[in-house]
RNA sequence: UAGCCAUCCAGAGCGGCCGAGAGAUCUGGCUCGUUGACGCCGCAGCAACCAUCCGGGAAGCCUCCGCGAGGAGACGGACCGGAACGGUGCUACCGCCAGGACCGAUGGAGA
Numbered sequence: 001u002a003g004c005c006a007u008c009c010a011g012a013g014c015g016g017c018c019g020a021g022a023g024a025u026c027u028g029g030c031u032c033g034u035u036g037a038c039g040c041c042g043c044a045g046c047a048a049c050c051a052u053c054c055g056g057g058a059a060g061c062c063u064c065c066g067c068g069a070g071g072a073g074a075c076g077g078a079c080c081g082g083a084a085c086g087g088u089g090c091u092a093c094c095g096c097c098a099g100g101a102c103c104g105a106u107g108g109a110g111a
Base pairs, nucleotide, nucleotide: 001111004108005107006106007105008104013043014042015041016040017039021032022031023030025100026099027098028097029096044091045090046089049087050086052083053082054081055080056079060075062073063072064071065070095103
């Protein structure tokens, strides 16, 4: 960077710096903002995508027992629940709302 998969109506803010626009983009609305927004930095927090750990555990497969229906055990690990030290992300408004478009954002596996 392009394609793929998942998620986007839950949740979580203080301080410092800056100084005029900001809520991705277009149109229309609504809202935030010199009582300092947006952004940057620090700290704190939220969440549970990835990794890790804990508990449970389907399919499958193996061994043994049994004439048999079946039983016992090992491996396995879809999936469910939990923890939160690590990698990201997020912490006004449903991705602010409606419509639009090669929409966008974040994470993951691979190239």